[in-house]
Context: one part of a larger RNA
RNA sequence: CUGGGCGUAAAGCGCAUGUAGGCGGCUGGGAAAGUCCGUGGUUAAAGCCCCUGGCUCAACUGGGGGAGGUUCACGGAGACUACUCGACUUGAGGGCAGCAGAGGCGCGUGGAACUCUCGGUGUAGCGGUGGAAUGCGUAGAGAUCGGGAAGAACACCAGUGGCGAAGGCGGCGCGCUGGGCUGCACCUGACGCUGAGAUGCGAAAGUGUGGGGAGCAAACGGGAUUAGAUACCCCGGUAGUCCACACCCUAAACGAUGAGCACUAGGUGUGGGUGGGAAUUCCAUCCGUGCCGUAGCUAACGCGUUAAGUGCUCCGCCUGGGGACUAUGAGCGCAAGCUUAAAACUC
Repeated sequence: CUGGGCGUAAAGCGCAUGUAGGCGGCUGGGAAAGUCCGUGGUUAAAGCCCCUGGCUCAACUGGGGGAGGUUCACGGAGACUACUCGACUUGAGGGCAGCAGAGGCGCGUGGAACUCUCGGUGUAGCGGUGGAAUGCGUAGAGAUCGGGAAGAACACCAGUGGCGAAGGCGGCGCGCUGGGCUGCACCUGACGCUGAGAUGCGAAAGUGUGGGGAGCAAACGGGAUUAGAUACCCCGGUAGUCCACACCCUAAACGAUGAGCACUAGGUGUGGGUGGGAAUUCCAUCCGUGCCGUAGCUAACGCGUUAAGUGCUCCGCCUGGGGACUAUGAGCGCAAGCUUAAAACUC
C1' cells in the first nucleotide's frame, strides 16, 4: 500500500449550506506534465534471487560468477488523465406560462370546551374508586339559566393525504417570504457532484431576564393499596407547559438505510400537473407517496425502479464484551452539561 464491512449482528454525522481537496458531459486543434515504447549510460559495496565454492552439515561467508534494480538523460508515440485554445447542448442554471400545498415569519380574528367570577332558580349532597377515603358543600356546593374575565388548544374536514433538508408544520383572514412540480425548448454554455475543517438550522426537557398562567402537571402534601409502597389508583399542587429576547445542541434526531448520477419485469392504490380521446369513468407521460411482487441480493428476516439489485464518484463511520459513550486533557456553556476520548484491570 492492498484486501472486509455499516436496515436488524460493531458501524451512516440529526439536517443542510459550503471552503480546501477528490471526482467530472460531448467535440476539434495545440503542446507533451502524467502514461507508453526504444537507446546506450547511470543506479558504490553489501543485501534479495539463480549457479557454485568454503567452514564435517547448517546458520554463516567483505569467497567466485550471473541475473535483477527504483531513478535520471536522450529519441519517439499521442489513445487515456491533466494543461491550453475553440466549438456544442443532453448535465446544471435561467426565462416565459401555469399548478398544488398544516413550508416559514408577522399582524388580526372566530367558535366549542375547561376553569374562575357575578347574578337568578333551587336543596343536600357532590366528587372519586375495584371498593373507599382524603377533598368540596347549609357561610348554600353539585345541577341548571344568564352576564363577564382569562389562558391555551384548534372537534368534524382528516386520509395508508399534503408540505418541508431535517427538527417539524393543522380553526379562519390578510401581508411578507422560501422551496417544489408541470408545459414551452427562448437564453447561458459544463457554470457540475461530493464535501475534511467551517457556518447555519436543530423535538422535548433544561437555563437567564421580563411577561403570562385557564387546563394539565415533575417536585411536594394528603388519602388509599401494601409486609413495606419514597410507586401504580384518588384529592390537591409548584416549577414547567404559553409569549418576547438570549442560551443549551441532545434523542429510538429512525426508513435504526449518507449524498449524487446511470442502468435493471410487472401489478394495484393514492396526491399534483400536462397531452390525447369528446370528456363521466379511458389512454399516454412527468413528479411525489403506499402496498404486492420478477430477476438479483441477503445469515435469515426481508429489500426489490422510493433497492438492501447492478455500477461509478465523494464524505462519514466500524474492528470482541465489560471497564466506558467513563477518567484525564482540550474546546464550548451562566449552569445543567455537551463534544472529542483513553488506559489499567477483567471475561
The part of an RNA shown here (small-subunit ribosomal RNA, central domain) has 347 nucleotides and comes from an uncultured bacterium.